[in-house]
Formats: sequence, C1' cells, structure tokens
RNA sequence: GGGCCGUUAGCUCAACUGGUAGAGCAGGGGACUCUUAAUCCCAAGGUCGAAGGUUCGAUCCCUUCACGGCCCA
Repeated sequence: GGGCCGUUAGCUCAACUGGUAGAGCAGGGGACUCUUAAUCCCAAGGUCGAAGGUUCGAUCCCUUCACGGCCCA
C1' cells in the first nucleotide's frame, strides 16, 4: 500500500438484508429466608463507532473517515 471481517445497554452478544432494537450477566427494587446466599418477579438502562448521501422512513443500502483483528505485498 491492497483485500476481508468486526464496532449495537456497564460487559458478552443477537436482530429473518428498510418501518425508530432484544437476551444473558452486572447494577437497582421486591418476594422468599431468623439473616445471607441461591431461586423467582418487576422496572430501568441505547444519539446502533463518526460524518455525509439515497429514501416518506436507515442499525440495515452507498461513500469517506476512526479504532480493532486477519490475510497478501
């Protein structure tokens, strides 16, 4: 320098390829228990890496950039 993959909640990861996103764990509240743990229930938590473009509408499509990984030179 070229190619490919990844970037989504505090963490680990999903989302049928356009109609404003879920799970587990962690954290919070509650039930149970003499208490704790375990178990169960509830709620909360997101400018979907950034900036543009296309579209009535973008996590999803297009372009550029940033970061991480792999391969080639």
Model confidence (mean pLDDT): 81 of 100. Predicted 3D model of a 73-nucleotide RNA (transfer RNA) from a Candidatus Omnitrophota bacterium. The sequence was found in a public genome assembly. Rfam family: tRNA. By type it is a transfer RNA.